[in-house]
RNA sequence: AAUGAACGCUGGCGGCGUGCUUAACACAUGCAAGUCGAGCGAGAACAUCUCUUCGGAGAUUAGUACAGCGGCGGACGGGUGAGUAAUACGUAGGAACCUGCCCUUUGAUGGGGAAUACCCUUGAGAAAUCGAGAUUAAUACCACAUAAGUCCCUACGGGGAGAAAGGCGGCUUUAAUGCUGUCGUCAGAGGAUGGGCUUACGUGCUAUCAGCUAGUUGGUGGGGUAAAAGCCUACCAAGGCUAUGACGGCUAACCGGCCUGAGAGGGUGUACGGUCACACUGGAACUGAGACACGGUCCAGACUCCUACGGGAGGCAGCAGUGGGGAAUAUUGCGCAAUGGGCGAAAGCCUGACGCAGCGACGCCGCGUGGAGGAUGAAGGUUUUAGGAUCGUAAACUCCUGUUAAGUGGAAAGAAAAGCUUGCCAGUAAUAUGGGCAAGUAAUGACGGUACCACUAAAGAAAGCACCGGCUAACUUCGUGCCAGCAGCCGCGGUAAUACGAGGGGUGCAAGCGUUAUUCGGAUUUACUGGGCGUAAAGGGUGCGUAGACGGUUUACUAAGUCUGUUGUUAAAUACUCUGGCUUAACUGGAGAACAGCAAUGGAAACUAGUAGACUAGAGGUUGGGAGAGAGAAGUGGAAUUCCCGGAGUAGCGGUAAAAUGCGUAGAUCUCGGGAGGAACACCGAUGGCGAAGGCAGCUUCUUGGCCCAUACCUGACGUUGAGGCACGAAAGCGUGGGGAGCAAACAGGAUUAGAUACCCUGGUAGUCCACGCUGUAAACGAUAAUCACUAGACGUUAGUUCAGCCAAGCUGGAUUAGUGUCGUAGCUAACGCGUUAAGUGAUUCGCCUGGGGACUACGAUCGCAAGAUUAAAACUCAAAGGAAUUGACGGGGGUCCGCACAAGCGGUGGAACAUGUGGUUUAAUUCGACAUUACGCGAGAAACCUUACCUGGACUUGACAUGCUCUGAUCGCCAUAGAGAUAUGGUUUUUUAGACUUCGGUUUAAACAGAUGCACAGGUGCUGCAUGGCUGUCGUCAGCUCGUGUCGUGAGAUGUUAGGUUAAGUCCUCUAACGAGCGCAACCCUUGCCAUCAGUUGCUAGCUACUUGUAGCGCACUCUGAUGGGACUGCCUGGGAAACCAGGAGGAAGGUGGGGACGACGUCAAGUCAUCAUGGUCCUUAUGUCCAGGGCUACACACGUGUUACAAUGGUCGGUACAAAGGGUCGCAAUUCCGUAAGGAGGAGCCAAUCCCAGAAAGCCGAUCUAAGUUCGGAUUGAGGUCUGCAACUCGACCUCAUGAAGUUGAAAUCGCUAGUAAUCGCGCAUCAGAACGGCGCGGUGAAUACGUUCUCGGACCUUGUACACACCGCCCGUCACACCACGAGAGCUGUUUGUACCCAAAGUUGCCUAAGCUAACCCGUAAGGGAGGCGGGUACCUAAGGUAUGAGGGGUGAUUGGGGUG
Repeated sequence: AAUGAACGCUGGCGGCGUGCUUAACACAUGCAAGUCGAGCGAGAACAUCUCUUCGGAGAUUAGUACAGCGGCGGACGGGUGAGUAAUACGUAGGAACCUGCCCUUUGAUGGGGAAUACCCUUGAGAAAUCGAGAUUAAUACCACAUAAGUCCCUACGGGGAGAAAGGCGGCUUUAAUGCUGUCGUCAGAGGAUGGGCUUACGUGCUAUCAGCUAGUUGGUGGGGUAAAAGCCUACCAAGGCUAUGACGGCUAACCGGCCUGAGAGGGUGUACGGUCACACUGGAACUGAGACACGGUCCAGACUCCUACGGGAGGCAGCAGUGGGGAAUAUUGCGCAAUGGGCGAAAGCCUGACGCAGCGACGCCGCGUGGAGGAUGAAGGUUUUAGGAUCGUAAACUCCUGUUAAGUGGAAAGAAAAGCUUGCCAGUAAUAUGGGCAAGUAAUGACGGUACCACUAAAGAAAGCACCGGCUAACUUCGUGCCAGCAGCCGCGGUAAUACGAGGGGUGCAAGCGUUAUUCGGAUUUACUGGGCGUAAAGGGUGCGUAGACGGUUUACUAAGUCUGUUGUUAAAUACUCUGGCUUAACUGGAGAACAGCAAUGGAAACUAGUAGACUAGAGGUUGGGAGAGAGAAGUGGAAUUCCCGGAGUAGCGGUAAAAUGCGUAGAUCUCGGGAGGAACACCGAUGGCGAAGGCAGCUUCUUGGCCCAUACCUGACGUUGAGGCACGAAAGCGUGGGGAGCAAACAGGAUUAGAUACCCUGGUAGUCCACGCUGUAAACGAUAAUCACUAGACGUUAGUUCAGCCAAGCUGGAUUAGUGUCGUAGCUAACGCGUUAAGUGAUUCGCCUGGGGACUACGAUCGCAAGAUUAAAACUCAAAGGAAUUGACGGGGGUCCGCACAAGCGGUGGAACAUGUGGUUUAAUUCGACAUUACGCGAGAAACCUUACCUGGACUUGACAUGCUCUGAUCGCCAUAGAGAUAUGGUUUUUUAGACUUCGGUUUAAACAGAUGCACAGGUGCUGCAUGGCUGUCGUCAGCUCGUGUCGUGAGAUGUUAGGUUAAGUCCUCUAACGAGCGCAACCCUUGCCAUCAGUUGCUAGCUACUUGUAGCGCACUCUGAUGGGACUGCCUGGGAAACCAGGAGGAAGGUGGGGACGACGUCAAGUCAUCAUGGUCCUUAUGUCCAGGGCUACACACGUGUUACAAUGGUCGGUACAAAGGGUCGCAAUUCCGUAAGGAGGAGCCAAUCCCAGAAAGCCGAUCUAAGUUCGGAUUGAGGUCUGCAACUCGACCUCAUGAAGUUGAAAUCGCUAGUAAUCGCGCAUCAGAACGGCGCGGUGAAUACGUUCUCGGACCUUGUACACACCGCCCGUCACACCACGAGAGCUGUUUGUACCCAAAGUUGCCUAAGCUAACCCGUAAGGGAGGCGGGUACCUAAGGUAUGAGGGGUGAUUGGGGUG
C1' cells in the first nucleotide's frame, strides 16, 4: 500500500459496487423450459340462458381448457471448481472433418400404402404404472417412381445406388381442379457461425522418486470414426522416453486480469469477460445437427422418503430458503416495463437469464452535524512555585443561514419498436400475403409518486475511535508498588511510572477508528537487474578425465543467433491520454494510443555459430644438458636398546620433587668377550630439495614417473575447466598369514590426592613392522579451487644458462629463466592483513554459502566384514550466534619498580583472670546506628537520677517550644495541704517602659511580659542515607587523572602520557607527530634541630655588693622565654654520564625532600550518617507529640574483637637517694601544720598563675631480703569495716584498711606492631566530669636489635601479552543426576486410507455371431392359404462398473516401553 475479510467500540444521509473464501455437507417448500390448433385427430366442465314429460335436452361457454400424436427447443441461458500438472489452459500455426436454425444459389416437391396414441370397453396393482380388445388422423411411418448436383464401380465407352410434406392466403372452378404468393419439405453447391482433431513453445514443488514402457515404438492387412491416428485387431520388426529430469509422489482448474514494486520481479485468479471440467458416487449407451445430456434414459452403490411389505419415488455445485460447519457472508421480495433467449406467420406464451427493490459502513465516492460576533477571560474541571496557567471564543448571550433529515405540494427520462389505419414505392398477373418509406392512431413502467423542484417550521434531530517512552505527531496529576497489568521491537512496573489504571490536556484520522489474519514492499535478506566463500556461513583431501560450458590469427561462403523494414495476430472489458453524461466524485459513454509476445515475409553480414581453406604467438614433440629424502623391487652397513652364553666382581640396583611397587646373595646393577633378533637410520640437515595431494631421509644396484635450462627443427588450436565416473589418499581400525628388539592404548601394581578410573613410577597385551585385501576419514590448513593475461621495487636462498673483471681447483659483479622466503608501493579489505607465490585488475570453468541451536542428527537410500562413511531433513526453541579491532578489568602470563609486603630482628595477640565493645540468648524494656580490609575501648571527650531516644504506670491536648489574629492584666516567686511525682487546690505578693491627653485621680495607644479562648499551626531521635545537601571513611600521600590544538584511524579510539635513562614522585633529562596547558607531586604553612639580632619579668645568676648563710641588690654574659632574621642550594671538589642525575668527599649544628605535622587529584565502593545539622517525599496528630515516677541501656549456658595485670630473679618486697617535659587551676588548684594505718578529714598561707598550687616523677642508682616454690610470684573472687562525691551509691560509683588468695609456670593452628631517639620499657599530665579510665589525647625519662636481599605472601604503579570477562575472576561457564512440561525418533503391533499386480464373479449397454420349436401391419412372391426379406424376442462371445480373493507398495493415525533433544 492492499483485501470477497472477520472482531471490538461507535454510527446521520445519499450514489455506485459487492456479499458461503469453511461441508463438491444434507436438503422441507415454492418457482427456474417450454411452445406451436397456420402439422394432426379428438374434445369437456363450472356458469348463464332457453325449453322440459322434471328424467333431461339445447344454445352460449368453445373448437376453449386438460390430455394425446407430431415438430422445434430442453446440448443455450444459470451454477460450482471436486477432478485434472496435461485428453486442460495461453500464444502462434496446420489438415484429414462435421455444422440444426441463418444467408446466397441450383434442381425438385409425382403417385400409393399400412399402422398407431388420445378417446371407448376391459384386466392387474395400495401406488407408480403395466397389459388386452376395438376405432381413427397427420408435416408421424413405409415402399414405388423420378435424379440436375451427390456417392460408388469402371476397361473411361459406361454402369449402379439414393429424396421429398404439406400448411395458410389470393384468384379461379358446378365439382374434381388449375394458377399464384408465402411459410415449409427434399436433393446438391457456396458462405457465415459453432464445433471436433492435430503441431510447436510456454504454464507448480519434489532426485530422501533414476530408470520407465508391451499396444509399448514403427510397419503391413483388416476394422472403425464426421474426421488423421495403435483408435481397435491379426501378423512382422524391436523399438520409444530419460539427468535439457522420464517414471513416481504431493499440490493445483487455466487465462484476460487484480494487488504490490522505481523497475526486474513477487503474490493472486473474488466480482466482470474467454476456455475447460463437473452435476448424489461409479459405469453405459440411446435420441439428436449437436450430449455420452444439471431440472432425460438404463444399471450398480450410498443415503432419504412413501408403502397395503408385494413394490415404488428422489437428487438446489439454478433463484429464494432450511439445517449443519464456521471468525464469517443477504429476501422462501416485485416484474417481464427494458435488454436478451425458446416456440410461433403473428398476436402472444414462457423466461429466479435479466431489470429492480430489500438486508449488511463490506468497499469506493460525495455531503452534513452549523456560520458570524462574543472577555467578567463566567461557573465548573484539571494543575500550581498559591501569583497564576489551561480547557477557552470554547460556552452563555446577540445576529444570521437553511445542506441533510421531517412535513406539504408539484413532478420527469427510461417508450419506442411492434400492432392498427391511411398513403406511396419496389415486387407480383394481382387491387392478396409479405417487405420498405411517410403520416396518423390508440396502448404498454416492476422500480415508483422514485429522481428532481418549490414551499413551511426549526440550530432545532446528527461524533466517534485510536494513540501520546523511542521508532512516531502528541504531557501532566493521582492511584498502584515486579502486584495489578502493558508490550509490534527495544522494553516498562520492586513508593516520586510522560510506558500499568483513572482524570485533565494534547496528537492523528473521521462516519468511521482500531485490532487480527493474509500478500507485496522496505529485504541488494536467493543478488538477471543486484551478493558472497583467508579469519564472519561458505573451496570438494588430491589428481586423471566423460558429457557440458568457454576458447588464438586469417580468408571465403551460409544466415541459426543478432540488427532492421513490412504484414497478421495479440477478443471485449481493465490500465493510460483526450473528451462527454449523471449538480460533483465514485460510476459511466465515445475516441485514440498502447499491448516488450508469437507467426509470416523482405533485407544487412560486423560479432557469435556452422562449412571449407590457410597460419604459428597457445599446446605438444625432436636434440643437447641439469638437480633432486619422487616411486617400486632386490641387496647391504654401522651405532644403540633388549635377550642368551662365558669370564671377572659384590650388595645393592632402579626410580622420583620425595618415595614405593619392581629387579638382586638362585649373584643383579657395573665391566670384558662372543652370539641372536627386530626396528629405526646420529652427524651432513637448512625459513634446503622432490612430489598432485597424502607424503618422502643410512648405503648400493635395477626398473620407472615428473620437472628445469638451452636450441627454434617438426605438428598445426591438438587448449582450459570439468557434473557424474575412475584412481590415489596420514593416523587409527578390520580380515588372513608372518614377525615382535624397543615403545606402548587396554590392564595390573606403587605413589599423589578429599577422591585420582589422571598427570609421576614399575611392569605390560593388542598395536606399531612385513605380505595381500578392506576402510576412505583428519585443524587432509596457505583454514586461500584450477587456468591465462596485466600491474613499483628491495634483500636472501635453490637449480640452470650467459656476459664481464680479477690475486683463477676459485672469487666478485651484471643479465636472464624456473622454484622457495622476508619486507614493501599502488590497489583491495569490516578490520586484521594481502600485496608479481595477491586477498590487486580482468577472463573462463567447477565446487560451495544464506541467522543460532536442534544437527557433521533422525528416517530412507547407497557403500562397508564390522566400526562406520556418503547423501541429508523436520517439529520445536532463541533474539541472537559470529568476525575484526578498541578501552578497561583479570591471569596459579611476561618484564620493570615500590611499600614493616616478605625476609632479618625486637616485642606482642591467640592459652589465664579481669576490663571494655560486639554477636547471640534472655527480657516489659534490655533504645538506635556501625558488619571483611574500611564494624566490634566505634558514634560515646565518660548511662546511679538527668542524659534517654527504650519499658511499665500516672497525666496533658494550640500543647514543653515558634509566629499571627482576638480578649484580659497580671504573672513569676514564696508558704501550706494532697500525691510517687507531674500536677491540683488554697493563701500571700504584685506590674514595667515609651508616646499622647490630663481635671494630675487617672484614661488611652504601642511595646515587653504573663494568662485565657478558638483557629491557622506546633511537635516527632517516626520511615526512606537506594530521593538528597553537608561531613566522613577507604583505595592512598598511591603517582596518577585529564584538556586544547594538531596528526593518525571508516569508527570506538590512539598519539601527547610511549621509548632510553633518572627520581620518593607523570621528578627531571634526551629522543619523539606532537606542541602546550590544568588538577595532583614538590615548594610556600606549623613544629623541631644551629646561629645572630631585639627584649629581660614572674625566667637566669658567671661576676660584684650586702648580710640573718640563703636571701636581697647590681647585672642580662649564659640558660630560658618569644619575636625577627640567617642557614642547605647538589652551592663546592673528585669520578661516571649526552644530559638529568648518581657515587664519594670537604666544609658544616644540619647533606642530598634534615626529623615530624597539617595538607588527600580524577574517581571507586547506590561505603557511612535522615539519631549532629539541613532537606524532598511519606506517615502520626486527646498521639509515633509533651510532662512525671520507677525500671532498663550494667541481664548471662556461650562465641569473637580490643586492652589491662600476670605467670616472676634482667624479678618481688623493704629502706635510702637522683634527674623531666607538657599541662591544669576561682563553681578552682590548694602549700606549711594537726588527726587517721590509709582512703581521707580539720584548717587554710599562696595563686586569676614563667611568681602559688596540683607535684612525691617512675624506671634508674645505693643497700637489705627472698632462692626456683603456684612461691614474699600473681592478684581475681569473697567477707568485714570504712572514706569521698552526690537529693540519692539496692539494682548500678570510685577509693582505703584488714582478711581471703582463684586461674595462671610464656601459651596449638593462626596472627599483629615496629627501621632510630624508632621498638620495648618507665612514669607524668589533660579533656569529659558532682563522682566515676585498664580507654582516648598529649608529655618527657631510659633506650635497643636487624635489613643478605626481592624467589615467595599481601597491596600498589608502569609497559606488554592472552581473554568466550564488562555487575568486569566474588566474572563467565561445561556435563551428569533429580523434578516438571513440550515436540520428535524407535517400538510387539493395531487401525483406517491411496495405489499397483494377478485372479474370480459380472449388472446395464454397444458390437459380432446363433436362433426358421416364440412373436411379427407396410416391401416381395402368391387369387388365397402360406412363404420370403426384415424386425422384435431369446441365447451366446468380447469388453466392462460395482463387488470379491490373494499379494505388494506409499503415506497417515495410534501403541506398553524406550532413545536422545528443547525449555524451566
The prediction has a mean pLDDT of 83. A computed fold for a 1464-nucleotide RNA from an uncultured bacterium, annotated as small-subunit ribosomal RNA. It matches the Rfam family "Bacterial small subunit ribosomal RNA". Rfam links the family to the GO terms structural constituent of ribosome and ribosome.